[in-house]
RNA sequence: GUACGACAAUGGCAAACUUACUGAAAAGUGAGGACGCAAAGCUAAUAGGGGCUAAGGUGGAUACCUUCAUCCAUGACGCUCGCCAGCUGCCGAA
Numbered sequence: 001g002u003a004c005g006a007c008a009a010u011g012g013c014a015a016a017c018u019u020a021c022u023g024a025a026a027a028g029u030g031a032g033g034a035c036g037c038a039a040a041g042c043u044a045a046u047a048g049g050g051g052c053u054a055a056g057g058u059g060g061a062u063a064c065c066u067u068c069a070u071c072c073a074u075g076a077c078g079c080u081c082g083c084c085a086g087c088u089g090c091c092g093a094a
Stems, first nucleotide, its partner, number of pairs: 004092002012037002017032006035082001041087003048084002050080003057074006
């Protein structure tokens, strides 16, 4: 240095759930709370796969028939890195 990861050290993060706010939703943020995590740090990109949502759009149905409305389908430009991935990085037993 690379790989690897311990009942080691020093620190760190915080799932579900509750609550307040934002959002059409997925979800996010703050507070509480710990299931877990050696990258549970960063990146959602004129790089990629996967997953979630479906407001606007498009198509269709119903009703109306002037618009409006409801439902179904489609679909990311929305979201997710605590799914994979990319980049960076602390410690050092075997």
A computed fold for a 94-nucleotide RNA from Paenibacillus antri, annotated as c-di-GMP-I riboswitch aptamer. Model confidence (mean pLDDT): 82 of 100. It matches the Rfam family "c-di-GMP-I riboswitch aptamer". Gene Ontology term of the family: cyclic-di-GMP binding. The source organism's lineage runs through Bacteria, Bacillota, Bacilli, Paenibacillaceae and Paenibacillus.